[in-house]
């Protein structure tokens, strides 16, 4: 000191969350020791038991033990222990708790001339003379008890009378001071004291004064939240008098007056003891008020007084109440918020301990007694601090565990092992300080010494990012995790376990709370055009702020001094416990308050002066400024009349509607209401809302100019007052047009809408309300300052015009500056000042409740629970738009031919099936994988077999009738059983002696899998698309994402090229280079060719010969807008131009940028992971993939005469390896067979053309289907092949909506060949023959490219998203009521008690007040409540589609329906 999280990315706004520190804590896991601290935060809930306040015999009477003495032994004397009682002092301290308490208390500083003070200290004076009782004790006696009653008797430092008392109190009065008040001094009336004890000394007592201490009272300042608490108060505020008190005072009472307090927040409500301090923070602040210290309040709840120096009294009294206990039922007793302890509550907080040794307190002369204050100990890791759990060496880097690419790696010098030490522990011994003469609870103390022996001692959390730390296994959106973001749907570093690691450590984590980070309430230190936020606008009150200058004062301000700011704490230094925590001493500090002395710049106050702010007077102008009245024309509509006839009106198209009863149209007249065209705009006026025909009257404001005057008179403005569009409301008018509601017609799936025809409120006027708008410049008002340019309105100056200047307004552009950016910019959103309003995440919600205003509608003010991690701004790149511009494409159009109808073929879906194997599914699946399923293929089904296996590799062991060869049996085959014969090779040896290989068996490693995952992958492929795009380096611009380049102007098939330009270059694409084809040349002529020459044939390059031509196949040439004309800057374009075989990429092919579709393929292949292993492997037989109500795609053949059939006749290319020819067969084909391993032989055309026939018909069209007979291939044509012949002769007569291909050697049409292949082709791939039509053009459909625009989309429009309804859950408002709390008011009753009256006195009685209680009416807060209202949340519900693009009717705001 920051970090994570909104986005595809960015900047900024903004919330949420984390890292830190802390705690009287609690919980989870774990736990060795010591020191010092701390320990009911909840029920001020209830309490058993014990203890916590007594003491004094030197105040008093009484009792009179031990001991001692005497004794007549009866006893006496002395002695004084002991103490119930009287009396004194204490019990008002100490200890506890924080319920109440919000100006009370408390804190700080003062006052008391308005006051008290026991014990203590000092001073002065005194302590004289009497008296009568009473407790105790004794007797009797009541009661269960508590507790008494009566009688007799007795003492005092108890009580009391008298004397004395200047000074004391008191009445009156005089004087002084300073008149009052007060003070001081003098006189005077009246009044008031005392106690004794002791041998002595002492100790006491009384009065007065002084001190000290401790109080009482008063004042100022400070002291929480709430205005959804705005008025409050009746002893209330003051006075006079009296009472009362120690004392002031409405403290109380009588009378009089009507005051007092309050937006600087009274009154009310809620909460709360306050401070020193504590925690946090850089600080300012914020939070807090345990332990320790000071103050206050309280003592079961409420009230009351008594005693006393002091109390309205924690362990006193009385009364009332609640509760508990005892009881003999008649009555009594009690108060742990003292220390322990118990129950209860709670997440949670200790021993019914020891001691008065120390410190302190009470009593006492003292000894001493008492002291749960205190000192100690016990329990608790509750906190802080310290120590330990061993140290050194030790690598075959052991075992184990984990992992692995199988080589290893990690744990890890860690362990084992060797040497060493003893803090701690255990045992024993010894023993301080705390004590001053005695006295030690602690104390088995701390410490010290000895012995034993590594011995007794490590856990917890975390490891996706933030945040230090990674792998394996399990799980499979399950189980679970999670502080935020988020993990988990089969390869999870995020769940659970393990190994390893990281952090801290006798602790570690979690939870809760506080501060911090948060500048996220901003004093230090924020904002308000669009993110939340400027009031709709003005006037103005309080308040805040306020020009120049002089003098004075000294409130603020500044400086010095003094007092105070308790101690403790914090800080610094030093010291004491071995260190530290802890403790002590000293210092500093306590930032404050008060008093006092000074300063006089600034603020303030007083007095005076000024004119620059402000205002007044004067002048001539501008203006839709406001109010009232009068007047005008155009238009709409209606009415009347005329002309006139069939329509009009309306729409995208229609219809409702009007019209033959005469509309619309047109003319004239009349009526009425509303609005004021042109002028009219970046224009004017107004505070805003707003204001528009003309004229008149009344009236407000501003600007300019001139001089004169006033002399700060100013700015802002909470409350307040006024104005305030439209809609709406009330009353009364008015009503032409328009027009919510409403009605009808359309549209539509629906259409409560958009469109149309009507139409009422309303719109208009007058008066009165309402008071809101996206009331916007989304920009408060005022003042000053800060570069410019260019318009425009009003005034003025330069004599006028032009032009310039100037003041005031109103626009645009733009600089500095500002800003998150957009933008703003002298009309600031710049730089400053003053004042006001407002904001603090989104939703809930501008809602609820309350208050207030309103006739109502509603307005103003304005929350919470709950819920989310975002919501929102600006800009960027894309994508998209039923946005725009430009451009292209058989995209449309123009044409030609098809598909969709029929039959068949083929593929798919569906269905069926034992199986109909699998995959491909919009374009871009569907004659696709499959260039060919009868078996095989084959993956599917049924059945039968095999299990190291059908094939391959390695290792180990075993095996001899083994290898080889296998008759035969069985079987559907695979397979199983199995006779006879019977070894081989290599090395080696004397020798099948030995070893190895081949074989077989067993076992292992493993083999195998068309099993799963194409969403784990490689490779390959499709598609956009042969579309013209996609990027990079450097530079520049921008905070940044990004931009620029690549945009622009032209041009092109093209990001093709040119020009321009903060860009300059480059890469992948385009083009070219490659192949085929069109022309020519050269070379070369066999198997090709044959012009010339020759030979031969029935005929044929058949032969000699030749290579000219064709052709073959190699090398070249050629085409480049090169030339011309026109246009153009250029690139280039145009031309039936020239030339040329070819002309503007000549035609065709190959070639497919960055990327998109989690596109396709695990079944071509390869491959990670998972799964099967006598089976999901493998072999075999048979079946299936060929099923069939149906639907779709792709094709073939047709429907005929541009045709069918018959006959005749002609011309290819490319390819293959085949078969000529002869004979037979109608034919498929068969038999024989020359040639040909190929430019040599073979397979080879059809349409066309010529002739004939058919004559429009289901036909001489069409050929499906079916019957019969065959051929060929093949182990085998039943399921399930192709072909031939004979016979049969179906549908179909040109095809609905819709839809496909094609721009030239193309479409259409005709045939030929090939791959696959035993056989099987209407498919596919090639080949040539014949050979068209049309393109005006780019409005529209589809796809694409570029630029631009909008966007709430980014999974990117197949997007996003709204509301009702339905379901579940949650919190909340209303509600007939019901229940409860606190408080006020009135009335009734009225305890104790003080006071008053009566009473000679005592008793008693009466009265005022008075707690508790009762009754009543109202207000208020909370709980609950059938039902009800909306709200929020919840993967896949319903209905629509409102918003985001022109969102398909632009959207939004206010209002009404």
């Nucleotide at each position: 000191a920051g970090a994570g999280u909104u986005u595809g990315a960015u900047c900024g706004u903004g919330g949420c969350u984390c890292a830190g520190a802390g705690u009287g804590a609690a919980c989870g896991c774990u736990g060795g020791c010591g020191g010092c601290g701390u320990g009911c935060u909840u029920a001020a809930c209830a309490c058993a038991u014990g203890c916590a306040a007594g003491u004094c015999g030197a105040a008093c009477g009484a009792u009179g033990a031990a001991g001692u003495c005497c004794u007549u032994c009866g006893g006496g004397a002395u002695g004084g222990a002991u103490u119930a009682g009287u009396g004194g002092c204490g019990c008002a301290c100490g200890g506890g708790u924080g319920a109440g308490u919000a100006u009370a208390c408390u804190a700080u500083a003062g006052g008391u001339a308005a006051u008290g003070u026991g014990c203590c200290u000092c001073u002065u004076a005194g302590u004289c003379u009497g008296g009568g009782a009473u407790a105790g004790c004794c007797a009797c006696u009541g009661g269960a008890a508590a507790c008494g009653g009566u009688g007799a008797u007795u003492a005092a430092u108890a009580c009391u009378a008298g004397a004395u008392a200047c000074u004391c109190c008191u009445u009156c009065u005089c004087a002084u001071u300073a008149u009052a008040a007060g003070a001081u001094g003098g006189g005077u009336c009246g009044g008031g004291a005392a106690a004794g004890u002791u041998u002595u000394u002492u100790c006491g007592c009384u009065a007065a004064g002084a001190g000290a201490u401790c109080g009482g009272c008063c004042u100022a300042u400070a002291u929480c939240c709430u205005a959804u608490c705005a008025g409050u108060u009746a002893g209330u505020u003051g006075g006079u008098g009296a009472g009362g008190u120690a004392a002031u005072g409405g403290c109380u009472c009588a009378c009089c007056a009507a005051g007092g307090c309050a937006a600087u927040g009274a009154c009310g409500g809620g909460u709360a003891g306050c401070g020193g301090g504590u925690c946090u923070g850089a600080g300012a602040g914020g939070a807090u008020g345990a332990u320790c210290c000071g103050c206050c309040a309280c003592a079961c709840u409420g009230g009351u007084a008594c005693u006393g120096a002091g109390a309205c009294a924690c362990g006193g009294a009385c009364c009332a109440g609640a509760c508990u206990c005892c009881u003999a039922c008649g009555g009594g007793a009690g108060g742990c918020a003292g220390c322990a302890g118990u129950g209860a509550g709670g997440a949670a907080u200790a021993u019914u301990g020891c001691a008065c040794a120390a410190u302190g307190g009470g009593g006492g002369a003292a000894a001493c007694c008492c002291u749960g204050a205190u000192g100690c100990a016990g329990c608790a890791a509750c906190g802080c601090c310290g120590c330990g759990u061993g140290g050194a060496g030790g690598a075959u880097g052991a075992c184990g565990c984990a992992u692995u690419u199988c080589g290893g790696u990690g744990u890890g010098u860690a362990a084992a092992c060797u040497c060493c030490u003893u803090u701690u522990a255990u045992a024993u011994g010894u023993c301080a300080a705390g004590a001053a003469a005695a006295u030690g609870a602690c104390g088995g103390u701390a410490g010290c010494a000895u012995a034993u022996g590594a011995a007794u001692a490590a856990g917890c959390a975390c490891c996706g990012g933030c945040u230090a730390a990674c792998u394996c296994c399990g799980u499979g959106c399950c189980a679970g995790c999670a502080g935020c973001c988020g993990c988990g749907g089969u390869a999870a570093u995020a769940c659970g376990g393990a190994g390893g690691g990281u952090g801290c450590a006798a602790g570690c984590g979690u939870u809760a709370c506080u501060c911090g980070g948060a500048a996220u309430c901003a004093c230090u230190g924020g904002g308000c055009g669009u993110a939340a936020a400027g009031g709709a606008c003005g006037c103005g009150u309080a308040g805040g702020c306020u020009g120049u200058u002089u003098a004075g004062c000294a409130a603020g301000u500044c400086a010095g001094a003094u007092g105070u700011g308790a101690a403790a704490u914090c800080c610094a230094a030093u010291g004491g416990c071995u260190c530290a925590a802890c403790c002590a001493u000293u210092g500093a500090a306590c930032u404050g308050c008060a008093u006092u002395u000074g300063a006089a710049a600034c603020u303030g106050c007083u007095a005076g002066a000024c004119u620059a702010g402000a205002g007044u007077a004067u002048g001539g102008g501008a203006g839709g400024g406001g109010g009232a009245g009068a007047u005008g024309g155009a238009a709409u509509u209606a009415g009347u009349g005329g002309u006139g006839u069939a329509g009009g009106g309306g729409u995208a198209a229609a219809a409702u509607c009007c019209g033959u009863a005469g509309a619309u149209a047109u003319c004239a007249c009349u009526a009425g209401g509303a609005a004021u065209a042109u002028c009219u705009a970046a224009a004017g006026c107004g505070a805003a809302g707003g204001c528009g025909a003309u004229c008149u009257c009344c009236u407000g404001g501003a600007a300019c100019a001139u001089u004169a005057c006033u002399g700060a008179c100013g700015c802002u403005a909470a409350g307040g007052c006024g104005u305030g569009a439209a809609a709406g409301c009330g009353u009364g008018g008015g009503g032409a047009g328009c027009a919510a509601a409403c009605a009808g017609g359309a549209u539509u799936a629906g259409a409560u809408a958009c469109c149309c025809u009507g139409g009422u409120a309303g719109u208009c006027c007058a008066c009165g309300c309402c008071u809101u708008a996206a009331a916007c410049g989304a920009u408060g008002u005022a003042u000053g300052c800060u570069u410019g340019g260019u318009g425009u309105u009003g005034g003025g100056u330069c004599g006028c015009a032009a032009g310039a200047c100037u003041c005031a307004g109103u626009g645009c552009c733009g600089g500095a500056g500002g800003a998150a950016a957009c933008c703003u910019a002298u009309u600031a959103a710049g730089c400053a000042u003053a004042c006001c309003a407002c904001c603090u995440g989104g939703g809930g919600a501008g809602u609820a409740c309350g208050a207030u205003c309103g006739c109502a509608a509603g307005g103003u003010u304005g929350a919470a629970a709950c819920u989310c991690a975002a919501a929102g701004g600006a800009a960027u790149u894309g994508a998209c738009g039923g946005g725009g511009g430009c451009c292209c494409g058989c995209a449309c159009a123009a044409g030609c031919g098809g598909u969709g109808g029929a039959u068949c073929a083929u593929g798919u879906g569906g269905u069926u099936u034992a199986a109909u194997u699998c995959g491909a599914u919009g374009c871009a699946a569907c004659g696709c994988g499959a260039a060919g399923a009868a078996c095989c293929u084959u993956a599917c089904c049924c059945g039968g077999g095999c299990u190291c296996g059908a094939a391959g590799u390695g290792c180990a062991g075993g095996u001899a009738g083994u290898a080889a060869a296998g008759a035969g049996a069985u079987g559907a085959a695979a397979g199983u059983c199995a006779a006879a014969u019977g070894a081989a090779c290599c090395g080696u040896u004397a020798a099948g002696c030995c070893g190895g290989u081949u074989g077989c068996c067993u076992g292992c490693a493993g083999a195998g899998g068309u099993g799963c995952u194409g969403c784990a992958u490689g490779g390959c492929u499709g598609u956009c698309g042969u579309c013209a795009g996609c990027u990079c380096g450097u530079g520049c611009c921008g905070u940044g994402a990004g931009g620029u380049g690549u945009u622009g102007g032209g041009u092109u098939a093209a990001g093709u090229c040119c020009c321009g330009c903060a860009a300059c270059g480059a890469g992948c694409g385009c083009a070219a280079c490659c192949c085929c084809u069109a022309u020519c040349u050269u070379u070369a002529g066999u198997u090709g060719c044959c012009a010339c020459c020759g030979a031969g044939u029935a005929a044929u390059g058949u032969c000699g010969g030749g290579c000219a031509c064709u052709c073959u196949a190699a090398a070249g040439a050629g085409a480049c807008u090169g030339c011309c004309u026109a246009c153009g800057c250029a690139a280039g374009u145009a031309g039936a131009g020239a030339g040329g075989a070819a002309g503007g990429u000549g035609g065709g092919g190959a070639u497919g940028a960055c990327g998109u579709c989690a596109a396709g393929u695990c079944a071509u292949c390869a491959u990670g992971g998972c799964c099967c292993u006598u089976a999901c492997g493998u072999c075999c037989g048979g079946g299936g993939c060929u099923a069939c109500a149906c639907a779709c795609g792709u094709g073939a053949u047709a429907c005929a005469a541009u045709g069918g059939c018959c006959g005749g006749u002609a011309c290819a290319a490319a390819g293959g390896g085949c078969a000529a020819g002869a004979u037979c067969g109608c034919g498929a084909g068969a038999u024989c067979a020359a040639g040909g391993a190929a430019a040599u032989c073979c397979c080879c055309a059809a349409a066309a053309c010529c002739g004939g026939u058919c004559u429009c018909a289901g036909u001489u069209c069409g050929g499906a289907u079916u019957g019969g007979a065959g051929u060929c291939u093949g182990c085998a044509a039943c399921u399930c092949g192709a072909c031939u012949c004979c016979a049969u002769g179906a549908a179909g007569c040109u095809g609905g909506a819709a839809u496909c291909g094609c721009u030239a050697g193309u479409a259409a049409u005709c045939g030929u060949g090939g791959a696959u292949c035993a056989g099987c082709a209407c498919g596919c791939c090639a080949c040539g023959g014949u050979g068209a039509a049309u393109a005006c053009g780019u409005u529209c459909c589809c796809g694409g490219g570029c630029c631009u625009u909008g966007u709430a989309c980014a999974c990117a429009c197949c997007g996003c998203c709204c509301g009702u309804c339905a379901a579940g859950c949650c919190a909340u408002g209303g509600a007939a009521g019901c229940c409860g709390g606190g408080g006020g008011c009135g009335c009734c009753c009225g305890a104790a008690g003080c006071c008053g009256c009566u009473g000679a006195a005592c008793a008693a009685g009466c009265g005022u007040c008075g707690a508790a209680g009762g009754c009543g009416a109202a207000a208020u807060c909370g709980g609950u409540g059938a039902c009800u209202g909306g709200g929020g949340c919840u993967a896949a519900g319903u209905c629509g589609u409102a918003a985001c693009a022109a969102g398909g009717u632009a959207g939004c705001c206010g209002u009404a329906g």
Background
The RNA shown here (small-subunit ribosomal RNA) has 1457 nucleotides and comes from an uncultured Campylobacterales bacterium. Rfam family: Bacterial small subunit ribosomal RNA. The prediction has a mean pLDDT of 84.